Predicted 3D model of a 110-nucleotide RNA (SAM riboswitch aptamer (S box leader)) from Thermomicrobium sp.
Rfam family: SAM riboswitch aptamer (S box leader). Its family is annotated with regulation of gene expression in the Gene Ontology. Rfam describes the family as follows. The SAM riboswitch is found upstream of a number of genes which code for proteins involved in methionine or cysteine biosynthesis in Gram-positive bacteria.
The model forms 97% of the base pairs in the Rfam consensus.
NCBI's taxonomy places the organism under Bacteria, Pseudomonadati, Thermomicrobiota, Thermomicrobiales, Thermomicrobium.

[in-house]
RNA sequence: CGCUCAUCCAGAGCGGUGGAGGGAACGGCCCGACGAAACCCGGCAACCAGCGCAGGCCACUGCGCCAGGUGCCAAUGCCGGCGGAGCUACCGAGCUCCGCACGAUGAGCG
Repeated sequence: CGCUCAUCCAGAGCGGUGGAGGGAACGGCCCGACGAAACCCGGCAACCAGCGCAGGCCACUGCGCCAGGUGCCAAUGCCGGCGGAGCUACCGAGCUCCGCACGAUGAGCG
């Protein structure tokens, strides 16, 4: 970097260093000197690993414990973009639901 599968409306600091950016991209809309990014500490969660119990078609599956490897800690993945269905509206437009795309994270494979 590519492919596959799973998940993405829950949760997480009134701390230290640092000083202007940040929320993937694009369009919006936001956050930020009442202090952005980043680093440290702290925290959340439980994908994988580990342990236990139960089941089993012996491939695994479910539940629980733990917190070793990741991950995460404004706003639903902040919202939208493409397609479909329904609703509101005189028009501009708006709302709800489903699917796709894109993206993120984990696990596996190349």